[in-house]
RNA sequence: GGGCCCGUAGUCCAAUGGCUAAGACGUCAGCUUUACACGCUGAGGAUCGGAGUUCGAUUCUCCGCGGGCCCA
Numbered sequence: 001g002g003g004c005c006c007g008u009a010g011u012c013c014a015a016u017g018g019c020u021a022a023g024a025c026g027u028c029a030g031c032u033u034u035a036c037a038c039g040c041u042g043a044g045g046a047u048c049g050g051a052g053u054u055c056g057a058u059u060c061u062c063c064g065c066g067g068g069c070c071c072a
Base pairs, nucleotide, nucleotide: 001071002070003069004068005067006066007065010025011024012023018055027043028042029041030040031039048064049063050062051061052060
C1' cells in the first nucleotide's frame, strides 16, 4: 500500500428498516441475616464521529477514526 471483517452500558452479547434499544454478569439501593455470602425486588447505565437515502436508520450507502485477520 491492497483485500476482508468488526465497532451497541464497566464487560459479554441481541436487535437485520418500525425503538419505548432486549438479556447476562458487574454497580447501587431496599428486603432478608447478629453480620457476611446466597436469594428476592427495584434503580442507574450504551448504538465510534459526520453526511446521505427513507415517513422512519443500531440496521442501507459514502467519508473519516479505531481494532482484528490475510496478501504485498
The RNA shown here (transfer RNA) has 72 nucleotides and comes from a Candidatus Martarchaeota archaeon. It matches the Rfam family "tRNA". It is annotated as a transfer RNA. Rfam's curators write: Transfer RNA (tRNA) molecules are approximately 80 nucleotides in length. Their secondary structure includes four short double-helical elements and three loops (D, anti-codon, and T loops). Further hydrogen bonds mediate the characteristic L-shaped molecular structure. tRNAs have two regions of fundamental functional importance: the anti-codon, which is responsible for specific mRNA codon recognition, and the 3' end, to which the tRNAs corresponding amino acid is attached (by aminoacyl-tRNA synthetases). tRNAs cope with the degeneracy of the genetic code in two manners: having more than one tRNA (with a specific anti-codon) for a particular amino acid; and 'wobble' base-pairing, i.e. permitting non-standard base-pairing at the 3rd anti-codon position. Its family is annotated with triplet codon-amino acid adaptor activity in the Gene Ontology. Its mean pLDDT, the model's own confidence on a scale to 100, is 84. The sequence is in RNAcentral, with records from ENA.